[in-house]
RNA sequence: GGGGCUAUAGCUCAGUUGGUAGAGCACUUCCAUGGCAUGGAAGGGGUCAGGGGUUCAAUUCCCCUUAGCUCCACGA
Numbered sequence: 001g002g003g004g005c006u007a008u009a010g011c012u013c014a015g016u017u018g019g020u021a022g023a024g025c026a027c028u029u030c031c032a033u034g035g036c037a038u039g040g041a042a043g044g045g046g047u048c049a050g051g052g053g054u055u056c057a058a059u060u061c062c063c064c065u066u067a068g069c070u071c072c073a074c075g076a
Base pairs, nucleotide, nucleotide: 001072002071003070004069005068006067007066010025011024012023013022019056027043028042029041030040031039032038049065050064051063052062053061
């Protein structure tokens, strides 16, 4: 330098013909219990890495950029 993959909640990850963003764990509150555990109920939390484009509408399609992983090439 060239190719591929990945980037979504605090963490691990789902999310396909484009149509209001989810799960588990964690966190907060409440209930049961003598109780820090455990079980049950409710709740909060997201510029979907960044920018631009297409579209009535983009996490999703297209382009560029950034970061990580990886393969190839070149050089020492």
The RNA shown here (transfer RNA) has 76 nucleotides and comes from an Acidimicrobiaceae bacterium. The RNAcentral record of the sequence draws on ENA. Rfam family: tRNA. Rfam classes the family as a transfer RNA. Rfam links the family to the GO term triplet codon-amino acid adaptor activity.